[in-house]
């Protein structure tokens, strides 16, 4: 330098192009309990950035950023 893959709550992980982006763990609050843990209920929390296509984009296309893999160059 070229090609390919990946990027979603704090972490892990879902979502034919179509409901208010879901679940688990963790966190906070409540219930329960003599207390703690466990259990139950509730809440906050995310689509890497910018464009494009589309009635509609987490999803498809392009660029950028970051990470990874392969190939090549360093005569």
């Nucleotide at each position: 330098g070229c090609u390919c893959c990946c990027a979603u709550c704090g972490u892990c992980u879902a979502a034919c192009g179509g409901u208010u982006a879901g679940g688990a763990c963790g966190u906070g609050g409540g219930c329960c309990u003599u207390u703690c843990a466990a259990g139950c209920c509730c809440a906050a929390a995310a689509u890497a950035g910018g464009g494009g296509u589309u009635c509609g984009a987490u999803u498809c296309c392009c660029c950028u950023u970051g990470g990874g893999a392969g190939c090549g160059c360093c005569a």